[in-house]
Context: one part of a larger RNA
């Protein structure tokens, strides 16, 4: 020079587009961040009706969701992650294909009744439904076993592919009658599990580490390989090409600089890891060892009738705290996506807006011409005069920005607009609402009086200040940059 998630001082007029807790993974007040389906299901309540039934409502049983999204780097130096392979796998929804959807039962929540508790909350007794649960039928695929045939590797054998037999196992219904659904199997997509090759901070003032530790046979165990576990056998395995150990760190795409080569760094957006008060463990279930789900054990807060109970902001806002520092306890589901649902709609602090902050980038404006008795005033002066200075005033034009009045979108292929009476257009009055900051001895562009007198103070290096200081402080003048200026940090 360049650059920042900056802070800090003085200063601030608008706009557009971004960023905005870098520190205590410190503790959290309140609302809000996930629900949702009457076309699974019986009840009960409301309105209508003479009823019959009809519409709602939503506690409760049921499906699906809640493993996605949204946060945050605490921890990991590791097959975490970048790359590029690979076998021994799973995959709910969703698309194709193909076959099936048959017959019973027994329960239970809701509900009554009763009964413990302060309270969360829980017990008994009778009754009741199903797309909950169980038994039986049936099985072309599937799944085991056994045999047979071919093929490959070949030495018994194995290992795929055919055929036969035996033996197991499914299913659910709803409505407005067209459709949704439910079961097996086979393929796909799409997501993910696993294992290798290379590459991935510092320190040897860490040199030996390692016993499931290395490998085998076997067993269990998993979706699946594999000490992943067991049990037997051997006695291996890393390591100076740095094992072990300690310190630090989430990894990449990138981002900064640089002419590159490199050096730095990993906010914002993106993938991918891991965490969800700390420690463990597990259930459901297609998928979790699960932030706003359980169960224990620990810290803390809170409630208590002292028996025993309730909590988890690294979610959006907010609050103390800490810190030089980082914002609204807004608005809508109008878009885009997501979850439910046949829809219709509900629900979404994802997510589109909006508010605050010169935080940073870009834009634009504080007016333009014209104007010399070079007015006045300041400052300097050899006292002549210079210089401020066309600069002001004075004439004469313009209205961008803001005001004020009318109009008003695109974003939404039919309806639906939070944003927003916004952005844009017209039209009106008026120079009107709008300039500062740093520096001026050199390097480094810009120089004089006057105070001060090794005082007071300046500083980034050299140095300046002891009685004429272009270096201090202050006035004029001037340089530079510009809504920004300068200083402080950090990196190239």
């Nucleotide at each position: 020079g360049a650059a920042c998630g900056a802070a800090c001082g003085c200063u601030g007029g608008c706009g557009g587009c971004a960023g905005g807790c870098c520190u205590a993974a410190c503790a959290c007040a309140u609302g809000c961040a996930a629900g949702u389906c009457g076309a699974g299901c019986g009840a009960a309540c409301g309105c209508a009706g003479c009823a019959a039934u009809g519409c709602g409502u939503g506690a409760g049983c049921g499906g699906c969701g809640c493993a996605c999204g949204g946060g945050a780097g605490a921890g990991u130096a590791a097959c975490g992650c970048g790359u590029g392979g690979g076998a021994a796998c799973c995959u709910a929804c969703c698309u194709u294909u193909u076959g099936g959807u048959u017959c019973g039962g027994a329960a239970u929540a809701a509900c009554u009744c009763u009964g413990g508790g302060a309270a969360a909350c829980u017990g008994g007794u009778g009754c009741u439904a199903a797309u909950a649960c169980c038994g039986g039928a049936u099985a072309a695929g599937c799944c085991g076993a056994u045999g047979u045939u071919u093929u490959g590797c070949u030495u018994u054998g194995u290992a795929a592919a055919u055929c036969a037999u035996c033996g197991g196992g499914a299913a659910a219904g709803a409505u407005u009658u067209a459709u949704c659904g439910c079961c097996g199997a086979a393929a796909g997509a799409u997501g993910g599990g696993c294992c290798c090759g290379c590459g991935u901070u510092g320190g040897a003032u860490u040199a030996g580490c390692u016993u499931g530790u290395u490998g085998g046979u076997g067993a269990g165990g998993u979706a699946a390989u594999g000490g992943c576990u067991c049990a037997c056998c051997a006695a291996g395995g890393c390591a100076a090409c740095g094992a072990u150990c300690c310190a630090u760190a989430g990894c990449u795409g990138g981002u900064c600089u640089g002419a590159g080569a490199g050096g730095a760094u990993g906010a914002u957006c993106a993938g991918c890891c891991u965490c969800a008060c700390u420690g463990g463990g597990a259930c459901u279930g297609a998928g979790a060892c699960a932030c706003g789900g359980c169960c224990c054990a620990g810290a803390c807060u809170c409630c208590u009738a002292c028996g025993g109970g309730a909590g988890g902001c690294a979610g959006c806002a907010g609050u103390g705290a800490g810190g030089a520092a980082u914002a609204u306890u807004g608005g809508a589901c109008a878009a885009u996506g997501g979850g439910g649902g046949a829809a219709a709609c509900c629900c979404u602090g994802a997510u589109c807006c909006a508010g605050c902050c010169a935080u940073g980038c870009c834009g634009c404006g504080u007016g333009a011409g014209u104007g010399a008795u070079g007015a006045a005033g300041g400052c300097c002066u050899u006292c002549g005069g210079g210089u401020u200075g066309u600069a002001a005033a004075g004439c004469u034009c313009u209205u961008u920005u803001g005001g004020c009045g009318g109009g008003g979108a695109c974003g939404a292929u039919g309806a639906u607009g939070a944003c927003g009476g916004u952005a844009c257009c017209c039209g009106c009055a008026g120079a009107a609402u709008a300039a500062g900051c740093u520096c001026c001895g050199g390097c480094u562009a810009a120089c004089u009086u006057c105070g001060u007198g090794c005082c007071a103070g300046c500083a980034g290096c050299c140095g300046c200040g002891g009685u004429a200081a272009u270096a201090c402080g202050a006035a004029g003048g001037g340089a530079g940059c510009u809504a920004g200026c300068g200083u402080u940090g950090u990196u190239c």